A computed fold for an 88-nucleotide RNA from Lutimaribacter degradans, annotated as Glycine riboswitch aptamer. NCBI's taxonomy places the organism under Bacteria, Alphaproteobacteria, Rhodobacterales, Roseobacteraceae, Lutimaribacter. The sequence was found by an Rfam model in a public genome assembly. Its mean pLDDT, the model's own confidence on a scale to 100, is 79.

RNA sequence: GCCAUCUGCACGGGAGAACUGGCAGCCGCCAGUGCCGAAGGAGCAACCGCCCCGGAAACUCUCAGGCCCAAGGGACCGUGCGGUCUAC
Numbered sequence: 001g002c003c004a005u006c007u008g009c010a011c012g013g014g015a016g017a018a019c020u021g022g023c024a025g026c027c028g029c030c031a032g033u034g035c036c037g038a039a040g041g042a043g044c045a046a047c048c049g050c051c052c053c054g055g056a057a058a059c060u061c062u063c064a065g066g067c068c069c070a071a072g073g074g075a076c077c078g079u080g081c082g083g084u085c086u087a088c
Stems, first nucleotide, its partner, number of pairs: 001088001006083008018033006034067003040063001041061003047055003
């Protein structure tokens, strides 16, 4: 100096899933039943490791969250700018 890995910020893309009743009468709130999975969380596991034990999913469960539109959130992907670390 610095690929990869991990990670921060910005921009762009970004899914799924309800109805009924009541109250209020703009936004919304409450109840019943149902539904969704891609914040988070949890579980099993292929696999991996330094193999006593540990790391592990977009699979699974829905605790949380979400379910007219909008807003917001949103795993993940792309681009840009950094940080850490380290092969070289």